[in-house]
RNA sequence: UAUGCAUCCAGAGAGGUGGAGGGAUCAGGGCCCUGCGAAACCCGGCAACCAGUGGCGAACGCGUUACAUGGUGCUAAUUCCCCCGAUUACGUUUUAUCGUAAUCGGAAGAUGUAAA
Numbered sequence: 001u002a003u004g005c006a007u008c009c010a011g012a013g014a015g016g017u018g019g020a021g022g023g024a025u026c027a028g029g030g031c032c033c034u035g036c037g038a039a040a041c042c043c044g045g046c047a048a049c050c051a052g053u054g055g056c057g058a059a060c061g062c063g064u065u066a067c068a069u070g071g072u073g074c075u076a077a078u079u080c081c082c083c084c085g086a087u088u089a090c091g092u093u094u095u096a097u098c099g100u101a102a103u104c105g106g107a108a109g110a111u112g113u114a115a116a
Base pairs, nucleotide, nucleotide: 001116003114004113005112006111007110008109013043015042016041017040021033022032023031028082029081030080044075045074046073049071050070051069052067053066054065055064056063057062079108083106084105085104086103087102088101089100090099091098
């Protein structure tokens, strides 16, 4: 870097360093966070994807559950919102069309994991 699979409306500090930016996604827009201190780093925390250990299913495989030891990850707002399609409801329109909302699916993206 491309591919497969899983997850993405839950959860997580009033700490230290740091100093002006930040909210992943070509670009842009909206709406926000931020000197009552951004990014980044450290500590703390959350979670339970992978590994590990224990319990249970009669052992293993496998399944399930607990722990949180190791590897990641995460720690404002749904993946902050914006894209495409379908269905339903409501409104508009006289067949047409358009708008709004909800649900479902897709695309894009993020994280983990697998084998290259």